[in-house]
Molecule: Bacterial RNase P class A
Organism: Algiphilus sp.
RNA sequence: GGAGUUGGCCGAACAGCCGCUGCCGCUUUGCGGUGGAGGAAAGUCCGGGCUCCAGAGGGCAGGACGCCAGGUAACGCCUGGGCGGCGCGAGCCGACGGAAAGUGCAGCAGAGAGCAGACCGCCGAUGGCUGCAGCCACUGGUUGCAGCACAGGCAAGGGUGAAAGGGUGCGGUAAGAGCGCACCGCGCGACCGGUAACGGGACGCGGCACGGUAAACCCCGUCCGGAGCAAGGCCAAAUAGGGAAGCACGGCGGUUCUCCGCCAGCGCGUGGCCCGCGCGCGACUUCCGGGUAGGCUGCUUGAGGCGCAUGGUGACGUGCGUCCCAGAGGAAUGGUUGUUCUCGACAGAACCCGGCUUACAGGCUGACUCCACCU
Numbered sequence: 001g002g003a004g005u006u007g008g009c010c011g012a013a014c015a016g017c018c019g020c021u022g023c024c025g026c027u028u029u030g031c032g033g034u035g036g037a038g039g040a041a042a043g044u045c046c047g048g049g050c051u052c053c054a055g056a057g058g059g060c061a062g063g064a065c066g067c068c069a070g071g072u073a074a075c076g077c078c079u080g081g082g083c084g085g086c087g088c089g090a091g092c093c094g095a096c097g098g099a100a101a102g103u104g105c106a107g108c109a110g111a112g113a114g115c116a117g118a119c120c121g122c123c124g125a126u127g128g129c130u131g132c133a134g135c136c137a138c139u140g141g142u143u144g145c146a147g148c149a150c151a152g153g154c155a156a157g158g159g160u161g162a163a164a165g166g167g168u169g170c171g172g173u174a175a176g177a178g179c180g181c182a183c184c185g186c187g188c189g190a191c192c193g194g195u196a197a198c199g200g201g202a203c204g205c206g207g208c209a210c211g212g213u214a215a216a217c218c219c220c221g222u223c224c225g226g227a228g229c230a231a232g233g234c235c236a237a238a239u240a241g242g243g244a245a246g247c248a249c250g251g252c253g254g255u256u257c258u259c260c261g262c263c264a265g266c267g268c269g270u271g272g273c274c275c276g277c278g279c280g281c282g283a284c285u286u287c288c289g290g291g292u293a294g295g296c297u298g299c300u301u302g303a304g305g306c307g308c309a310u311g312g313u314g315a316c317g318u319g320c321g322u323c324c325c326a327g328a329g330g331a332a333u334g335g336u337u338g339u340u341c342u343c344g345a346c347a348g349a350a351c352c353c354g355g356c357u358u359a360c361a362g363g364c365u366g367a368c369u370c371c372a373c374c375u
Stems, first nucleotide, its partner, number of pairs: 001371010012340007020036007038346001042357002045355005050228004062224005067081005082096001083094004097219002102217002104213002119158002121154003126151002128148009166184006185208001186206004191200003232297004242288005250263005265281006304323008341344001
């Protein structure tokens, strides 16, 4: 100088004027002071707080998660480690338990795809057939040699496939083959190291059995009650309806008023139902309770921010000090002018918090790797 890897941070700045809004103060309807979006406020995908409902305990079903250890309120998150894959490297990626419990699945190609198989090929030892030669007790038998490739043997090589039941070499054989042996690999066990996952070698045993697939069913382990701030709590008009108390009625007759009687209506009781019988009631006023509109609350001081010290490789923990940093609810956080610059991305809180994921113009910065050159 070039090419990369990884962590953190910023997200136009300043000033004037005019507005909006929470809180506080005052000489209170207007002034003053002070606070006023984000790293993702987003997706609503996980986890928790809080609230109400349900619940003795446990199980079934269903769902999520799944190497080990740690962190945390908790997590499917984070940190450190292991293993596997990728990269020269810094580093990145991984649903990464179980396939010697059971069931299932595997297109095409291929002879054969799961207690596998023989297309080409190799062999033809053994049996068979043919020829030649020898021997014998001679239309036959038998021995040897050669041939055929009919039976048969083989799985080394070729070929198919993502995958064909360890690899290399030597021995062995008719040809071959863990058939035997050596080394490598693999499995099991012991030993050593590590909290563990796991790792190690010059140990022992086993010729090698046990192919793949669980984001297929399934098995094992861990966790999970439901609904959500429109949760929930408080105050509480008008109208209608409910309860209680007071007051006392439509028609007819008698009667001086008053009052009495009868009838009608409604409700209740008795009753299977109707009639009947018994009891009560109606307008209006006051009070009570539920609840609607509406208002208040929940609401922002919190697993909080910053600084210092300290324990830890780290995530994170502990101690001390310090700060208060939106809280609306038709929903504020804006407009305009000037100056400057690198000319400005994605995007707008609605109960709160921890994560993950996704979007993002441009810029700053820590650590590290590789290549080239110079000293």